Glycine riboswitch aptamer from Novosphingobium indicum, 117 nucleotides, folded computationally.
Its mean pLDDT, the model's own confidence on a scale to 100, is 76.
It was read from a public genome assembly, where an Rfam model found it.
Rfam family: Glycine riboswitch aptamer. Rfam describes the family as follows. This family represents the bacterial glycine riboswitch.
[in-house]
RNA sequence: CUGAAACGCGCGGGAGAGACCUCCCGAUUCGGCUCGCUUGUACAAGUGGCCGGUUCGGAAGGCGCCGAAGGAGCAACCGCCCCGGAAUCUCUCAGGCAAAAGGACCGCGCGGGUCGA
Numbered sequence: 001c002u003g004a005a006a007c008g009c010g011c012g013g014g015a016g017a018g019a020c021c022u023c024c025c026g027a028u029u030c031g032g033c034u035c036g037c038u039u040g041u042a043c044a045a046g047u048g049g050c051c052g053g054u055u056c057g058g059a060a061g062g063c064g065c066c067g068a069a070g071g072a073g074c075a076a077c078c079g080c081c082c083c084g085g086a087a088u089c090u091c092u093c094a095g096g097c098a099a100a101a102g103g104a105c106c107g108c109g110c111g112g113g114u115c116g117a
Stems, first nucleotide, its partner, number of pairs: 001116001003115002007111007018063001020062003024058004029053005035048006064097003070093001071091003077085003
């Protein structure tokens, strides 16, 4: 130097795949019970317990699926060529499959300071 690398921070964008099934726990709300208790006058209201249904959250198990945190494998290619480096490919251990979170990678800004002229 309107230069540029690795790396770090901030902002923005960022895909794929079951809100699956079973069971348990907690909460919510509706209905039932010749159930209990309290209040008032037949009956009604409130409340507790049990059962069934809706919705939400959590845990366990099972099957299916995804690849773009991480990890592993092969390789075009590269190198200082003994050997090493190496993907958006492959695998799916991990991770993920409503939202949220995360997210390879891309862009911008700031820092950075190796390289080049």